[in-house]
Context: one part of a larger RNA
């Protein structure tokens, strides 16, 4: 000199792109962050309509009103599918096959492709009515009721076991005029994708030296999608360690970032992998997957509401709060894009994600005018001082211009896709306005810029070196100059 997820002072016009709780994995008020499908069901609380019957108006078509009716569109609540294992977020934990690289194979796999099949039953249950109960949360007891929910039976292309011979092993249906249309079962394969193991790489400390009893190896079972002391029983006594075993500090790791000619040294914010957490601790069920952030149950600590008998909760999700702190933003719009989840579709949900607020926090571009203008005016301020330099074309004055300000008009685009579909932004163009737009730190030497006055080892000042004790270019003011500039210094950290 570079650099920062920066704070701190004084200052601050405009526009783009980025970034924004590094502390207290502290405690959280309130909203909203995961649903969807009526084309799997029973069925109807709400709303739209339709049909019926009464009864009113009218000649009548027809209105109006009441009730019935799940016919319909469409749906609260349930049941059933798939989704809720991603997508956000945190880095506390972890020195570890965690991570990084290279390899390995006993294993899995929603979804796609093929191929075969989709037959006959049956018995419940929730919702609902009706009842008892609690304060609430909720609970219970009878009656009955559906399926793509659930049993059992046929079959057996396959698939499991067997040398064979045999033996087991499956399903579910809906829409709709139709379909070659959604599906459902076994079975094999293809890609991605996980899971499990291996070799080598991976911070301090030896003021840690000895460390290990499922502990290290067999052999049988078990478990498991799966290898495997993962576990059990038995049998051997190993096993690791100065190439640091165990022990104790610290720490998410990686591509990357900073820096530096490099080697390196430092460091993991944002973005993208991968791993770990989800009040702490423990558990397993559900499911292709999870021991699951916004699922369950069991202990705790906290908080809240209770009729004192019992319940509720979990922001390290997006704003927001309080604390904490030197510090870190709106309880905003939008689902139009891109992406996911369900859905045949229409569509629906989506703090993902697009976008707006707020911050000079960063980088970068722009502006604060431009042209001419000497009676070198008035005023500082300086001097050899009736006179001269210096601010200085610098002002005033005149002419232009229009980035930016105001004010209006108008149109594409980002819409992929014939039609429709823009939260938010953009650009053109006209008409006025020099107007609202310059400070910040310095001026002894490193180091660019010098002089007055005031002070008098006092007050002060410094990054080092030093200034200051009566002529201070070093302290203060002031005038003049230097650097940088919407930023200037200062602090802290890294090379």
């Nucleotide at each position: 000199g570079g650099a920062u997820g920066a704070a701190c002072g004084c200052u601050g016009g405009c526009g783009g792109c980025a970034g924004g709780c590094u502390u207290a994995a502290u405690a959280c008020a309130u909203g909203c962050a995961a649903g969807u499908c009526g084309a799997a069901c029973g069925g109807u609380a709400a709303c739209a309509g339709g049909u019926u019957u009464u009864g009113g108006a009218g000649c009548a078509a027809u209105c109006c009103a009441a009730a019935a009716u799940g016919c319909u569109g469409a749906c609260g609540a349930g049941a059933g599918g798939c989704a809720a294992a991603c997508g956000g977020g945190u880095g506390a934990g972890u020195a570890a096959c965690g991570c990084g690289u290279a390899g390995a194979u006993a294993c899995u796999u929603u979804u796609c492709u093929u191929a075969a099949g989709u037959a006959a039953g049956g018995g419940a249950u929730a919702g609902c009515u009706g009842g008892c109960u609690g304060a609430a949360a909720g609970g219970u007891c009878a009656u009955g009721u559906a399926a793509u929910a659930u049993c059992u039976u046929a079959u057996g292309u396959g698939g499991u076991c067997g040398a064979a011979a045999g033996a087991u092993u499956a399903a579910a249906g809906c829409c709709g005029c139709a379909a070659u249309g959604c599906g459902c079962u076994u079975a094999a394969g293809a890609u991605g994708a996980g899971g499990u193991c291996u070799g080598c790489g991976u911070c301090c400390c030896a003021u840690c030296a000895g460390c290990u009893u499922g502990u290290u190896g067999g052999u049988a079972g078990g478990g498991u999608a799966a290898u495997g002391g993962c576990c059990u029983a038995c049998c051997a006594a190993u096993g690791c360690a100065g190439a640091g075993a165990c022990g104790g500090g610290u720490a998410g790791c990686u591509g990357g970032a900073c820096u530096g000619a490099g080697a390196g040294g430092u460091u993991g914010a944002u973005c993208a992998g991968c791993c770990a957490c989800a009040c702490u601790g423990g558990g397993a069920c559900u499911g292709c997957g999870a021991c699951a952030c916004g699922g369950c149950c069991c202990a705790g600590a906290c908080a809240c509401c209770u009729a004192c008998g019992g319940g509720u909760g979990g922001c390290a999700g997006c704003a927001g709060u309080a604390a904490g702190g030197a510090a870190u933003u709106u309880u905003c719009g939008g689902c139009a894009a891109u992406g996911g989840g369900c859905g045949c579709a229409a569509g629906c949900c989506u703090g993902a994600c697009c976008g707006a607020g707020c911050c000079a926090u960063g980088c970068c571009g722009c502006g604060u005018g431009c042209a001419g203008g000497a009676u070198g005016c008035a005023g500082g301020u300086c001097c050899u001082a009736c006179g001269g330099a210096u601010u200085g074309u610098a002002a005033a004055c005149u002419g232009c211009u229009g980035u930016g300000g105001u004010a209006g008009u108008c149109u594409a685009c980002u819409a992929a896709g014939u039609u429709c579909u823009g939260a938010a932004g953009a650009g053109a163009c006209u008409a006025u306005u020099a107007g609202a737009a310059a400070g910040a730190g310095g001026u002894u030497g490193c180091u660019a810029a010098c002089u007055c006055u005031g002070u008098g080892c006092c007050a002060g000042c410094a990054g080092c070196a030093g200034c200051g004790g009566u002529a201070a270019u070093a302290c203060a003011g002031a005038g003049a100059c230097c650097u940088c500039a919407a930023g200037c210094g200062u602090u802290a950290u890294c090379c």

Predicted 3D model of a 495-nucleotide part of an RNA (small-subunit ribosomal RNA, 5' domain) from an uncultured organism. The full RNA is in RNAcentral, with records from ENA and SILVA. The prediction has a mean pLDDT of 81. It matches the Rfam family "Bacterial small subunit ribosomal RNA". Rfam links the family to the GO terms ribosome and structural constituent of ribosome.